[in-house]
Large-subunit ribosomal RNA, domain II from an uncultured Candidatus Berkelbacteria bacterium, 697 nucleotides, folded computationally.

Context: one part of a larger RNA
RNA sequence: GCCAACGAGUUCGUUUGUACGGGCAAGGCUAAGGAGUAAGAUCUGGAGCCGGAGCGAAAGCGAGUCCGAAAUGGGCGAUGUAGUCCGUACAACUAGACCCGAAACCGGGUGAGCUUGCCAUGGGCAGGGUGAACGCUAUGUAAAAGUAGCGGGAGGCCCGAACUCAGCAGCUAUGCAAAGCUGCGGGAUGACCUGUGGUAAGGGGUAACAUGCCUAUCGAACCCGGAGAUAGCUGGUUCUCCUCGAAAUAUAUUUAGGUAUAGCCGGUACUGCUUCUGGUAGAGGUAGAGAUACUGAAUGGGUCGCUGGGGAGCAAUCUCUGGCAUCCAACCAAACUCCGAAUUCUAUCCAGCUAUGAGGUACCGAGUCAGAACGCGGGGGCUAAGCUCCGCGCUCAAAAGGGAAAGAGCCCAGACCGCCGUCUAAGGUCCCUAAAUUUACACUCAGUGGGAAAGGUUGUGUGAUUCCCAAAACAGUCAGUCUGUUGGCUUAGAAGCAGCCAUCAGUUAAAGAGUGCGUAACAGCUCACUGAUCUAAUUAAGGAGUCAUGCGCCGAAAAUAUAACGGGGCUCAAGUGUAGUACCGAAGACGCGGAUGUGCAUAGCAGCGAUGCUAUGCACGUGGUAGAGGAGCGUUCUAGCAGCGGUGAAGCGAAGGGGGAACCCGACGUGGAGCGGCUAGAAGUGAGAAUGUUGGC
Numbered sequence: 001g002c003c004a005a006c007g008a009g010u011u012c013g014u015u016u017g018u019a020c021g022g023g024c025a026a027g028g029c030u031a032a033g034g035a036g037u038a039a040g041a042u043c044u045g046g047a048g049c050c051g052g053a054g055c056g057a058a059a060g061c062g063a064g065u066c067c068g069a070a071a072u073g074g075g076c077g078a079u080g081u082a083g084u085c086c087g088u089a090c091a092a093c094u095a096g097a098c099c100c101g102a103a104a105c106c107g108g109g110u111g112a113g114c115u116u117g118c119c120a121u122g123g124g125c126a127g128g129g130u131g132a133a134c135g136c137u138a139u140g141u142a143a144a145a146g147u148a149g150c151g152g153g154a155g156g157c158c159c160g161a162a163c164u165c166a167g168c169a170g171c172u173a174u175g176c177a178a179a180g181c182u183g184c185g186g187g188a189u190g191a192c193c194u195g196u197g198g199u200a201a202g203g204g205g206u207a208a209c210a211u212g213c214c215u216a217u218c219g220a221a222c223c224c225g226g227a228g229a230u231a232g233c234u235g236g237u238u239c240u241c242c243u244c245g246a247a248a249u250a251u252a253u254u255u256a257g258g259u260a261u262a263g264c265c266g267g268u269a270c271u272g273c274u275u276c277u278g279g280u281a282g283a284g285g286u287a288g289a290g291a292u293a294c295u296g297a298a299u300g301g302g303u304c305g306c307u308g309g310g311g312a313g314c315a316a317u318c319u320c321u322g323g324c325a326u327c328c329a330a331c332c333a334a335a336c337u338c339c340g341a342a343u344u345c346u347a348u349c350c351a352g353c354u355a356u357g358a359g360g361u362a363c364c365g366a367g368u369c370a371g372a373a374c375g376c377g378g379g380g381g382c383u384a385a386g387c388u389c390c391g392c393g394c395u396c397a398a399a400a401g402g403g404a405a406a407g408a409g410c411c412c413a414g415a416c417c418g419c420c421g422u423c424u425a426a427g428g429u430c431c432c433u434a435a436a437u438u439u440a441c442a443c444u445c446a447g448u449g450g451g452a453a454a455g456g457u458u459g460u461g462u463g464a465u466u467c468c469c470a471a472a473a474c475a476g477u478c479a480g481u482c483u484g485u486u487g488g489c490u491u492a493g494a495a496g497c498a499g500c501c502a503u504c505a506g507u508u509a510a511a512g513a514g515u516g517c518g519u520a521a522c523a524g525c526u527c528a529c530u531g532a533u534c535u536a537a538u539u540a541a542g543g544a545g546u547c548a549u550g551c552g553c554c555g556a557a558a559a560u561a562u563a564a565c566g567g568g569g570c571u572c573a574a575g576u577g578u579a580g581u582a583c584c585g586a587a588g589a590c591g592c593g594g595a596u597g598u599g600c601a602u603a604g605c606a607g608c609g610a611u612g613c614u615a616u617g618c619a620c621g622u623g624g625u626a627g628a629g630g631a632g633c634g635u636u637c638u639a640g641c642a643g644c645g646g647u648g649a650a651g652c653g654a655a656g657g658g659g660g661a662a663c664c665c666g667a668c669g670u671g672g673a674g675c676g677g678c679u680a681g682a683a684g685u686g687a688g689a690a691u692g693u694u695g696g697c
Base pairs, nucleotide, nucleotide: 001697002696003695004694005693006692011095013093015092016091017090018089019088020087021086022085023084024083027050028049029048033044034043035042054061055060064076065075066074067073098236099235101233105226106225107224108223109222110221116200117199118198119197120196121195122194123193124192125190127159128158129157130155134151135150136149137148138147139146163187164186165185167184168183169182170181171180202218204214205213206212211220239632240631241630242629243628244627249262250261251260252259253258263368264367265365266364267363268362269361270360271359273357274358276352277351278350279349280347281346282345283344288339289337290336295333296332299329300328301327302326303325305324306323307322308321309320310319311318312317371396372395374393375392376391377390378389379388380387401412402411403410416594417593418592419591421590422589423588427584428583429582430568431567432566436581438580439579440578441577442576443575449570455554456553457552459551460550461549462548463547464546465545466544467543468542476533477532478531479530480529482506483505484504487501488500489499512527516525517524595622596621597620598619599618600617601616602615603614604613605612606611633686635683636682637681638680639679640678641677643675644674651670652669653668656665657664658663
């Protein structure tokens, strides 16, 4: 890992509630006990319980009572009376209470054959080195001290085997080994190593203290027991079909991944138009807007006003700069409003459609309390987030199908089953790929389409508007472009052209007290401006700007490989815009057949009846997680009835057949002794999952 078997909502209760069935009924029932039996069948037993009257804290009173001095007040009751016992079902409660699962806690025991300390008694330490105290001799001294030689043999001394330890490296890592092997290494007369015997025990011991060790176990050993500890946590929870079908919210919570009540779902019963839509009548202060309609905010300017400060002046006065007020212009606000929608909300009013439809009430059974994206209105954040928090909506959740290449939440659309039928939705129609190489008119040349901003663009289409032009525009070419004057100032100089001030006049066809280059300054070149020429055309055309707008262009750098249309490929398109026609396209709609739920109708059958069953027809339905309800299949055992079996039971295999499913039947083979059917009843009643348990391979 696979296969097989086992494996989870059970049971007790004279506890509580509801529904249904049954008995009796203003009553109902007995409990223990007794009698009795094969068996709790029955009889007895009225203690007691529930009901029949309530109100009050109570005394108490009583269809009333309580509050109170009191009621005509108020509260709870009566007056429209049904209970109780048994059974069944579903829940709840007490119990292990659907099953498995702790880490732990407590009690009583067992352990020091491992290891720690201690006690008793034994054993062990090759060899080599160093040479303390001390002694003797010599020397030395007044005597010493000292010095030298010889002897001596101390030491948690030195080197190094046995022994012991385990610092480094490698190997080993389903090992040789649940800690080893190899090499190097530490100690090796000591706080040394070691044998045997003994001793200390878990709320404890022992500890040169590491939370170390106490039998491969130690922040509290192990064994058994309390014990099925507890687990608001994780996992698992076994056959089928049919009907309906949620929630991820509010409030509270030592509450936040739990729970209670409400909300939303289901079942049963009741109600009877209350639902919905429109009208009508009301509510409102949002969006927007507004500003002598308030509260604030706020820019520029004015001033006959009031007021502060500075400067000039002898002064009058002039001037600069603030504050308040006021006026003009423009303007702002979630906590501004003179105003003010849409949507929304309310109604006991009116109307309409619907009646298999909503709405409402009661009881019983739930689940839900982690939500998600998207669109819109907002708060927080950075007008960040696949962010977060509200509101309205929608889808997913619990929804398959078609589209978006692929894709929970987007677009279309809600799958009862079958059909080699039809029509459409979104989206598509050159090929991959079902359907137009469709029609008309435009645009785009960028492969834009098929990724991106500020900003830039004499790319190109369209519209509007201003100006010039046969008295010749625009561009080109030829020519002119002067005088006062070198304007004044400044300056070394300043002559149109460093800078400052002024910017006139004349002559002209025209010419700035000068557009740029240039010079030290002049000079020189050039422009504005003017004339001519040339060109277009032969009556229309051309030229210079500005604004708006369609489609483009630049801006544009990323990591394995094109890789920013799904691909091929596409240019009067297979791109974009406008308008049109046709077609394709889904589990949508339609058609045909079938199943089923609910409602209604008709007929038949059963029943005293209520009603039930069957058939047919019509109508409306039949996606579904948590969850509620309904109807069935199968397994084991029991009772009754009728049966099968050596002419072959169960079991195993199985062609084939039947049924809406669970499933059922089964020729034949195997097997060799029991077995199923019907009607009821009772459950150790259904396996794929629990790191499930046991066995096999």
It matches the Rfam family "Bacterial large subunit ribosomal RNA".
The coordinates come from a structure-prediction model, not an experiment, and the mean pLDDT is 83.